[in-house]
RNA sequence: AUCCUGGUCCAGGGUGAACGUUGGCGGCGUGGAUAAGGCAUGCAAGUCGAGGGAUUUCAACUUCGGUUGGAGAACCGGCAGACGGGCUAGUAACGCCUUGGUACGUACCCCAGAGACGGGCAUAAUCCACCGAAAGGCGGGCUAAUUCCCGAUAGUCUCCAACUCCUUCGGGGUGUUGGAGUAAAUAGUACCUUUAUUGGUUUCUGCUCUGGGAUCGGCCUAGGUCCGAUCAGCUUGUUGGUGAGGUAAAAGCUCACCAAGGCUAUGACCGGUAGGGGAAGUGAGAGCUUGAUCCCCAGCAACGGCACUGAGAUACGGGCCGUACACCUACGGGUGGCAGCAGUCGAGAAUCUUCCACAAUGGGGGAAACCCUGAUGGAGCGACGUCGCGUGCAGGAUGAAGCGCUUCGGUGUGUAAACUGCUUUUCUGAGGGAAGAAGUCCGCUUGCGGAUUGACGGUACCUUAGGAAUAAGGGGUGGCUAACUUCGUGCCAGCAGCAGCGGUAAUACGAAGGCCCCAAACGUUACCCGAAUUUAUUGGGCGUAAAGCGCGCGUAGGGGGUCCGGUAAGUUUGUUGUUAAAUCCCACCGCUCAACGGUGGGCCCGCAAUAAAAACUACCAGACUAGAGGACGUUAGAGGCCAGUGGAACACACGGUGUAGGGGUGAAAUCCGUUGAUAUCGUGGGGAACACCAAAGGCGAAGGCAUCUGGCUGGGGCGUUCCUGACCCUAAGGCGCGAAAGCGUGGGGAGCAAAGAGGAUUAGAUACCCUCGUAGUCCACGCCGUAAACGAUGUUCACUAGCUGUUUCGAGUAUCGACCCUCGGAGUGGCGAAGCUAACGCGUUAAGUGAACCGCCUGGGAAGUACGGCCGCAAGGCUAAAACUCAAAGGAAUAGACGGGGACUCGCACAAGCGGUGGAGCAUGUGGUUUAAUUCGACACUAAGCGAGGAACCUCACCAGGACUUGACAUCUUGACGACAGUUUCCCGAAAGGGAUUCCUUCUUUUUAUUAAGACGUCUUGACAGGUGCUGCAUGGUUGCCGUCAGCUCGUGCCGUGAGGCGUUCCCUUAAGUGGGGUAACGAGCGCAACCCCUGUCCUGUGUUAUACGUAUCACAGGGGACUGCCGUGUUAUACACGGAGGAAGGUGGGGAUGACGUCAAAUCAGCAUGGCCCUUAUGUCCUGGGCGACACACAUGCUACAAUGGCCGGUACAGCGGGUUGCCAAACCGUAAGGUGGAGCUAAUCCCCAAAAACCGGUCCCAGUACGGAUUGAGGUCUGCAACUCGACCUCAUGAAGCUGGAAUCGCUAGUAAUCGCGGAUCAGAAUGCCGCGGUGAAUACGUUCUCGAGUCCUGUACUCACCGCCCGUCACACCAAGGGAGCCGGGAACGGGUGAAGUCUGCCUUAGGGUGGAUGAGCCUGAGUUCGGUGACAUGGGUGAAGUCGUAACAAGGCACGCGUAGCGGAAGCUGUGCGUG
Repeated sequence: AUCCUGGUCCAGGGUGAACGUUGGCGGCGUGGAUAAGGCAUGCAAGUCGAGGGAUUUCAACUUCGGUUGGAGAACCGGCAGACGGGCUAGUAACGCCUUGGUACGUACCCCAGAGACGGGCAUAAUCCACCGAAAGGCGGGCUAAUUCCCGAUAGUCUCCAACUCCUUCGGGGUGUUGGAGUAAAUAGUACCUUUAUUGGUUUCUGCUCUGGGAUCGGCCUAGGUCCGAUCAGCUUGUUGGUGAGGUAAAAGCUCACCAAGGCUAUGACCGGUAGGGGAAGUGAGAGCUUGAUCCCCAGCAACGGCACUGAGAUACGGGCCGUACACCUACGGGUGGCAGCAGUCGAGAAUCUUCCACAAUGGGGGAAACCCUGAUGGAGCGACGUCGCGUGCAGGAUGAAGCGCUUCGGUGUGUAAACUGCUUUUCUGAGGGAAGAAGUCCGCUUGCGGAUUGACGGUACCUUAGGAAUAAGGGGUGGCUAACUUCGUGCCAGCAGCAGCGGUAAUACGAAGGCCCCAAACGUUACCCGAAUUUAUUGGGCGUAAAGCGCGCGUAGGGGGUCCGGUAAGUUUGUUGUUAAAUCCCACCGCUCAACGGUGGGCCCGCAAUAAAAACUACCAGACUAGAGGACGUUAGAGGCCAGUGGAACACACGGUGUAGGGGUGAAAUCCGUUGAUAUCGUGGGGAACACCAAAGGCGAAGGCAUCUGGCUGGGGCGUUCCUGACCCUAAGGCGCGAAAGCGUGGGGAGCAAAGAGGAUUAGAUACCCUCGUAGUCCACGCCGUAAACGAUGUUCACUAGCUGUUUCGAGUAUCGACCCUCGGAGUGGCGAAGCUAACGCGUUAAGUGAACCGCCUGGGAAGUACGGCCGCAAGGCUAAAACUCAAAGGAAUAGACGGGGACUCGCACAAGCGGUGGAGCAUGUGGUUUAAUUCGACACUAAGCGAGGAACCUCACCAGGACUUGACAUCUUGACGACAGUUUCCCGAAAGGGAUUCCUUCUUUUUAUUAAGACGUCUUGACAGGUGCUGCAUGGUUGCCGUCAGCUCGUGCCGUGAGGCGUUCCCUUAAGUGGGGUAACGAGCGCAACCCCUGUCCUGUGUUAUACGUAUCACAGGGGACUGCCGUGUUAUACACGGAGGAAGGUGGGGAUGACGUCAAAUCAGCAUGGCCCUUAUGUCCUGGGCGACACACAUGCUACAAUGGCCGGUACAGCGGGUUGCCAAACCGUAAGGUGGAGCUAAUCCCCAAAAACCGGUCCCAGUACGGAUUGAGGUCUGCAACUCGACCUCAUGAAGCUGGAAUCGCUAGUAAUCGCGGAUCAGAAUGCCGCGGUGAAUACGUUCUCGAGUCCUGUACUCACCGCCCGUCACACCAAGGGAGCCGGGAACGGGUGAAGUCUGCCUUAGGGUGGAUGAGCCUGAGUUCGGUGACAUGGGUGAAGUCGUAACAAGGCACGCGUAGCGGAAGCUGUGCGUG
C1' cells in the first nucleotide's frame, strides 16, 4: 500500500424551540414544553314578573279610595348550572382504538293515546326580639304559588296468582282472567264577559300517565395497545355454586353458607415509564420516532375521603369532613382554591395584552323583546414558522479613486461607482371607501311595505401627487464540501463535526482583499427520521473477522411421505356494513399570486357480515410403502463394566564377586561411595504402565478407549426376504454423560513430581539446568462440571464431475481353495470440475445448491467483571450489566525490514602467515579544561596528520584598544567645486586615521569669447553597498558510506477483486542479472563487461639528446599480438570448467579512470551560488597588538627507538618519478657545519637540483640503559622575512630523559604485494614525522568456510513499517475520573398487622318527631415487623485516563525455556512450575 469485517463522523429533511449576529413590508398560522408550584385585581353562568307573594321608586290618570304603565333589588318556585372553557397529575386499564352485543337509562325535542276531579298542612320573604368583630345564627308571629301533602279515577304501567300456547327444556316468552299499587298545575298570556281575575270561549305555552322515535349515555364482548425474566410463580371475595341484598341494568357488585378452585413461559404477579386515537415528522418502501396547535374519547379540578340534589355528578367557579398552605380577626372564630380569560411572583435556555365586541357563528334562560356568554369574532406583542413582495431598471471605460496582489510589466474588486436617462411595487401626503347582514321589530296581510343591527375599521381596496427616494446581512473558503492569496503569529495565541491543523515561508489560527453559499435572514446548540442492509419481514451473519451450547436423550413448540373421500378454520373472489370530520392525493374554484380556504372525487391498506370456490395448508375418515422401526442370517472393532493373568523395565531388601570411584552438566557443584558405592550375579516381595504388532488404522454421541483370558453388556455395517404402517426430523425448559486439575472419606505409593530444600547460572534468578522431595498421580465410594471440551465447522434430509489410497461387508468371474481383478455398500484419508469464499481455502465427510428446527453474534476496553439469583464442602461454576473511556480494535493477503530461523554463495571477513597499533619520548589532530580570545565547521563504522596542498604580520572569521560612516568594493542620482590624482613639508599618533601646508591648476566637443554640454575626480544628497551574521531541517552544486556490491527498473502481455506478482524464480555456470538451458512470458533501459589511459612483448616510422661513431639502449608516434583461437577430458551436444601446446604475456595478463535505482532530513549557507530572516555611525570597514601555538588530563593518527639481521668509522657501486628564470644554480674558494662568496650553464632528453639509500668490502663496539636511544636543557651560530619574544627551520659544541619489544584489546597486507630503503613534487618568503608520487632490495601463507564482521539470492516466521536502536507486558510512585463493597446514618415508594378514628352511608334502640344514643364501614393519624429505591459514609478494592518517573523483559523471530487453554500451588511484578489438552 490492498481487500474484507466493523464501529465512528459528515452532507438531507423536520421542530410549540432556544442562543449569537443582523433586521424593510404584508398575508396566513402559531406562542408557558420547566413548578398538576403559589397567586393580588377584574371578568369567565345565569335567566324567567307570561309561576308566586310582599315591597321600593318613577310617570300618567284619578271619583284622592286608588288604578294603569315603566324600572329595580331580595325571597319562594322553575329551568340551566353534569354543557361550554382549561390541563395531562394519575392511569399499562375494557382507559383508548377496531368489531360485535344488550341484563339498562335518557331532562329538553318529535309522534300517538288517555287524562288533569276533590280537599288540606306549611314555609321563605317580611315584622318583632336576641347573639356575634365578622361570617353568620337563633326564637316568636303572618302569608302565596306551576312548593308540598291527602283522597278519587287510571284499559294501556308495576307486582302477585291461575290458566293457555310456543320453546334452544335454563325456564324464557305470548295471550286470557283475577287481586293489589302509583297521577296531575287549569297555571299563564290573549279575546269576550262580569261589581269582582266572576264566568266563558278559542288559540298558544305548560302539567300527569302510557307506548314509540330521535339523541346521549351505562354495561358486556373478541382482537390490538411500551420496557424489564438480574420480577417465576400469583390469588382467599380469591374461582364457582345456592340463597338473600343491591343497582337504571348483567355480575362476588355486597353478604351468609357450600365447594376448592382461578391465572401463568402465548409471560401471570411485581417493578419502571406513559393519557389513548384521528394524525404529525422522516423514509423508495417496510419501518422508525412523536402525540404541540385542530377534532374524538378518557381522566383530573390544592391533596385525600364522602355522599346529597338531580334525567344526568360522586359535580373546576355546589355541599360536608380531614390535611397542608394563604388571608381576615375584636383571638372567641371565620374565609379561600386561575390545570377559565387577561395579569403577577417563582423556577427556567425559554413562551404574549390585566385589549375591543356580542356585529357574525354557537350556547343558557325566556312566549317574546331581551339578558348573559374571556365560548366565539377581532385587534395587540414575538422573524417563532410558512408564503409572497421589495431594497431599483437601462446606459455608462480614462476600465477613476481607494483597497488588495504583483514576476513591478501589470492585475483584481469592476459596469461595480461617479455620471446620464427611466420606473414608482414599497413609502409619505391628499381624496374616495367596502363585502362580511342572515335576521329582528312594526304595519298590512300571506308575501309585500317600512324601520333597524358592524367589534374589526375609516381597515382591506381604489384614485392621485412626490421622489431612487425609506430598506442587506450572516456563514463559509485544507479534505469530506461550492469557494485562495498576502500579512501577522511561531506546539504560543488559537481552531476543530471527523481524521486533524499551529514547533519561522500556515489556502486549517488572527486580520485584510478576493471568492463561494443562502438571504430578511444566516449560523450554532438540542432533539427525531434518513444516510444505517449498523437488529437485516422486505434486507445480514456465525472455519480464521463478534458469533455453533463440550456431547447426547427427550417435553412443550415448530416442521413433515403417497393415494382417495369429506368439512371449509387458514386461503382466494364477489357483495354489503363500517372505517367521524379535519389531515393526505387528484380536479376545479375563491382571496392580484402563493401560503390559506371552498366544492367534488379518491384514499383510509382494518374489522365484521354474507354468497361462493376447494388447488394448497389444516381437520375428520379410509388406504399404501419409497421415510422410520422390527425379525432372520452374517460380520469387524483399544466400545463399556467386572474378575483374573503375563513378561520386560524400575526402585527396594538380603546374599555373592569386586574396588575407588559413581552420578550429573555447556562446564560444575550439591548428592551417593572404603560402615564397600557404581558395575555384575542370584533370591525375594512391591507398585505403576503395557515395547514390538501400530497404520494416513479401528470403536464410541462426546469426553475418551490398547498385555492376555473369561463373564455380563451397548452401538454399528452388510445380505435376504418377511412384518408394522408415517410410528418421522428438530428441540426452548428438563434430565443424563462429561479430559486434566481440584475437594471429602478410606486404602495404596515403584517411578514421576506442583509446593519445599539445596547446588549452579546470573547484575539479580522467587526461573530455565542439576541433586533430593511432599501433596498428587493409582484403587473404592461421593462431589466438582470446566478446557484451544477444535474440524475453532449444530442436528437431519435431498441434489450436484471425477481420480487415487486405506478399513470392513457382500456379489460376480475364476480357482481344489486362497490371492489378483470387476461391481455394489458403509467408514476413514489425499488431490481436484462446477460452485462458493474478503482471501486463505472448502469442494459427495462442502465452507456448493435447497428444505426443517435449535443455539449464538451486533465496535474496542471496562468484563465474562460488579450487583442480584441458582448450584457447590470449598475452589469456584452458570446467568450477566452499567458508569467511564478510545477512534479505532480485528481477519486474510502484499511488499519490505528484521530473526540468538533455514539453504546456497562471495569479500584480507575468519583461518594460515608477515609486520604493526595499544606501553616510552616526541610530532600532528580532537575532546576536556583554561582564557579577554584560545574563531568556525566535521562526531560510531562514514569526525579526529579531516576542511588546512603548509596560522610569526597577512591569512583571520576570535579578543583588547584606536579610528571611518554612501563607506575598502559596484551602478545610478541631487547639488557644489575645477581640478582631482600626484607631489613637498610639518604636528598628534602604535599604525590606521586626523589636522595643517607647498607645487600644479586637466582633457574632449562647441562658441569669436564669456559660456554651455560631456568626460574625469573629490565633497555632498538619496537609492544602495557590505556582512566568514542565522537557517545544510527552505535550496543548487559538490562530496562521503553501503560499494566496483550485482543489482535497480520499464514497455507490452499474462495472473490476481486488489495491493501486487510473473518477467528478475528454477537448473548448470561466471568476477558479474556473465552466459546457456528451461519457462506466461517476450523484449528493452540504467548498471556488469567492452570501448579510454598507464604498463609488459614485437614491428614500423622519426631522431632533439646520449654515445668514441657505426649502432643500439632510449624517447616519441602509429600498429601487431590473446580470441578459450587450437588439442584433450568432463558436462546436457551447450554455456563453462580442468589439463596441454605454442607464446613476452592465458583464460577480465597487472594497474588506473569509470560508481546503477537508491539509503543515511549524512556533510558543506565558511569554497562558490542562492530563497527567507537579521545588522546598517554597525553583526559593515581600516589599523596596532594579542589569540588560533594555553595544559592537571583523555583519545586518534604518525615518527624515532628499545639494538649485534645492529650502532659507529672508512671505502666501492646501482635508480626512477619529477622541478627550475622574482627560478634551479655548477666549478672554484671560505667556514667544523648550517651556510657564505661566486657566477659558468640552463626557459631544459642539452645546464642545475643530483649525494640516491639500504646493499657490498674493510675496521671497531661485545650485551651494558651501552659507542643502543635520542628527548630535554645550556651556549654559540646560519638562513628566510618589515619583523623569528609570545611562535620558524637548520648547524656546531655540551647535556644524555623515558625506553630492554609493550595488558585487555586491535589494525594492514595474497606478489613485484607485505616488510624495508632512500628520492621527487604540490603548498610555500621561510616553516613536514603529514599528503601526493617515484624507484631500490624483496618475502611468508591461504587446509578450508565451523565461527566473527559485511554483502547477495531464495525459502520461512512476524503483533515490526520511525521498520529490532522495532514493538510491547505487569507491579510500584504521582494526579484526575467514574463505579462496586462498606460499620452505619438519612430520605422516598408500595403493600401488610394492630390501635385510634372525621364527615358521610347502612343499620339497632329511644323520641317531645326537632332529635338523642349505639353498632358496622371509613380518609387520616399513631405504632410494629419487614420489603423496595435512592442519597451520604471512615476505610479498604479493582478499573480507566494522563510527552518524556521506578523495577524488571513476560509476548511478537525457534523472542533467546515454542506459545496458548483449563486447573492447582508459588512468587515484588510481568510471571514460573506441575498436570491434561490445542497448533493458532